[in-house]
């Protein structure tokens, strides 16, 4: 002083499903409640596809579930890419 990785911030992209129906409240914007129909890409749960290292053992997906959470905007959002910072680790 360069290159890998991870990890918190920050920016930029980010899909999918009723702006549903009833009923109360209210400041008519919207909040609570029940009801039925949907989504999967917060989280969480499950098979183990699949990794580490044949086993044992340990980690597990974007797959499955929809419990949560989501169905108009608005937030929120796996995941991608950029960026500082911190940490490890390599020649």
């Nucleotide at each position: 002083g360069a290159g890998g990785c991870g990890a918190u911030c920050g920016c930029g992209g980010g899909a999918g499903a009723g702006a549903c129906c009833c009923g109360g409240c209210c400041u008519u914007g919207g909040c609570c409640g029940g009801g039925c129909g949907c989504c999967g890409a917060a989280g969480g749960a499950g098979c183990a596809a699949c990794c580490g290292c044949c086993c044992c053992c340990g980690g597990a997906a974007u797959c499955u579930c929809u419990c949560a959470g989501g169905c108009a905007a608005a937030a929120g959002g796996a995941c991608c890419g950029c960026g500082c910072u911190c940490g490890c680790c390599u020649g």

Overview:
A computed fold for a 91-nucleotide RNA from Sphingomonas cremea, annotated as Glycine riboswitch aptamer. Its mean pLDDT, the model's own confidence on a scale to 100, is 77.